[in-house]
RNA sequence: GCUCCCGUAGCUCAGUUGGUAGAGCAACUGAUUAGUAAUCAGUAGGUCAACGGUCCGAGUCCGCUCGGGAGCU
Numbered sequence: 001g002c003u004c005c006c007g008u009a010g011c012u013c014a015g016u017u018g019g020u021a022g023a024g025c026a027a028c029u030g031a032u033u034a035g036u037a038a039u040c041a042g043u044a045g046g047u048c049a050a051c052g053g054u055c056c057g058a059g060u061c062c063g064c065u066c067g068g069g070a071g072c073u
Base pairs, nucleotide, nucleotide: 001072002071003070004069005068006067007066010025011024012023013022019056027043028042029041030040031039049065051063052062053061
């Protein structure tokens, strides 16, 4: 230098033909307990890496940039 893959909640990830974002763990509150842990119920948490484009509508499609990984020379 070229090619490919990945980037979504604090962490690990899902999101399968574009239709307005979820799970587990963690956190917080309550119940339970003499108390802790465990268990049960609930709550909060996201400008989907950045910018631009297509579209009525983009996490998803296109371009470019950034970061991580793999391969080739």
A computed fold for a 73-nucleotide RNA from a Lachnospiraceae bacterium, annotated as transfer RNA. Lineage of the source: Bacteria > Bacillati > Clostridia > Lachnospirales > Lachnospiraceae. The RNAcentral record of the sequence draws on ENA and MGnify. The coordinates come from a structure-prediction model, not an experiment, and the mean pLDDT is 82. It matches the Rfam family "tRNA". It is annotated as a transfer RNA.